[in-house]
């Protein structure tokens, strides 16, 4: 210098002039007049919590809804801060609705043999130390030798060569508990090959029953990993190491939860913002709550109390003045309202979220709802014109003249928090790379 992470802050750019709006307080008899005050970090989503209001309320269960590691913060919260654990970065740091899938039911396209106490379409379920190609060096795949007996491993027997030992007339011969090589013949490999049939001398084929999760192959996952055994052939099937799980026991720590030491082959696939099961917690309506006052109740209806006939029941009429409901009318104004878990600065406490203590402040109350328009300069940013410098050139640099634009968004009983939208500017700390001292 260049990328990057973190807190914070400021945000109709800044100033003039006019003309308005809606509270406050003075002055005024009133009309007005004059001084002073007016939108936000989210004033939005109304998602979480509370205050304040009316309404409800014996207790228990159901059934709904919410929450969901730990501690702390707070008037509470699903919010905040510090931890613990998972993931993401080289890091400053970030992200996480972070109980239970070892009670149970379900889901999983497509591909694939198979997606759940998994599976059998392929491949393996006799030996080779041998040829070729491939390889991740484990081994795969094709060939080929063997039951009429291989590969291999030993015994004997015979040759070839080499070597020692001995003679030698130096050309050679000799002769073996030495080696190497080939050939013959016994031995052991080898009655053995997952059972059963048939067919072949046979390892092999055809049928039939099994047995396997080792190899290959689908897939976002296929159920511990590597090795040595073991087995027909495999397999935590057996052990040895590692990883997980889970039980005991020790040390840390207020806990989450970490470390270590033993046990137990226990190895147990994802999804619970599917049901579910655990565990906590939950009353309902909202300032158009609610109180007061002022004004409206005109003309009806339907029930019913109650009244006449008629002393009683049915029936029948009134039901004007009493209750209930339906329906219609009136719909104004004052109070709830802004002094409050308040703001701002300082000091102590706490890592921190906060707390606590001093001392300053008053900081919009409208209510179909004011907080607003219109000109002008100045600053920024983009697009075009015009000459000027600087370069051969691409291109940079300022300057002037015009156009445009300068976010996201409006308080509505307050308040604490969370999400979401935002043109951009400022200041701090902090991490990676690169050069340079």
């Nucleotide at each position: 210098c260049g990328g990057a992470g973190g807190c914070g802050u400021c945000g109709a750019g800044g100033g003039a002039a006019c003309c308005g709006c809606c509270g406050g307080c003075g002055c005024g008899a009133a009309a007005g007049c004059g001084c002073g005050g007016g939108a936000g970090g989210a004033a939005a989503g109304u998602c979480g919590g509370a205050g304040c209001u009316c309404c409800a309320c014996a207790g228990g269960g159901c059934a709904c809804g919410a929450g969901g590691c730990c501690a702390g913060g707070u008037a509470a919260c699903g919010c905040c801060u510090g931890g613990u654990c998972g993931g993401c970065g080289u890091g400053a740091g970030c992200c996480g609705g972070a109980g239970g899938a070892a009670a149970g039911u379900g889901c999983a396209a497509c591909a694939g043999a198979g997606a759940g106490c998994a599976g059998a379409a392929c491949g393996c379920c006799c030996g080779c130390a041998c040829g070729c190609g491939c390889u991740u060096c484990g081994g795969c795949g094709u060939g080929g030798c063997g039951u009429c007996g291989a590969a291999c491993u030993u015994g004997c027997c015979g040759g070839a060569c080499c070597c020692a030992u001995c003679c030698u007339u130096c050309g050679g011969g000799u002769c073996g508990u030495g080696g190497u090589c080939c050939g013959g013949c016994g031995a052991g490999g080898c009655a053995g090959a997952g059972g059963g049939u048939c067919g072949g001398c046979g390892a092999c084929g055809g049928c039939c029953c099994g047995g396997u999760g080792a190899g290959a192959u689908u897939g976002a996952a296929a159920g511990g990993g590597u090795g040595c055994g073991g087995c027909a052939a495999g397999a935590g099937c057996g052990c040895a190491c590692c990883g997980g799980c889970g039980g005991u026991c020790c040390g840390g720590g207020c806990a989450a939860u970490c470390g270590g030491a033993u046990c137990g082959g226990c190895c147990a696939g994802g999804c619970a913002a599917a049901c579910c099961c655990c565990c906590u917690c939950g009353g309902g309506a909202g300032c158009a709550a609610c109180g007061c006052c002022a004004a409206a109740u005109a003309g009806g209806g339907a029930c019913c109390a109650g009244g006449a006939c008629u002393g009683c029941c049915c029936g029948u009429c009134c039901g004007u003045a009493g209750g209930u409901c339906c329906g219609g009318g009136u719909u104004g104004g004052c109070g709830g309202c802004u002094c409050g878990a308040g703001c701002c600065g300082g000091c102590c406490g706490g890592u921190g979220a906060c707390g606590g203590u001093c001392g300053g402040c008053c900081u919009a109350g409208a209510g179909g709802a004011a907080u607003g328009g219109u000109u002008c300069c100045c600053a920024c940013c983009c697009g075009c014109c015009c000459a000027c410098c600087g370069g051969c050139a691409a291109c940079g640099g300022g300057g002037g003249g015009u156009g445009g634009g300068c976010a996201c968004a409006g308080a509505a009983c307050u308040c604490c928090g969370c999400u979401u939208a935002c043109c951009g500017g400022c200041g701090c700390c902090u991490c990676c790379g690169u050069c340079c001292c």
This is a predicted structure of a 437-nucleotide RNA (Bacterial RNase P class A). It matches the Rfam family "Bacterial RNase P class A". Rfam links the family to the GO terms ribonuclease P activity, tRNA processing and dimeric ribonuclease P complex. The coordinates come from a structure-prediction model, not an experiment, and the mean pLDDT is 75. The sequence was found by an Rfam model in a public genome assembly. The model forms 91% of the base pairs in the Rfam consensus.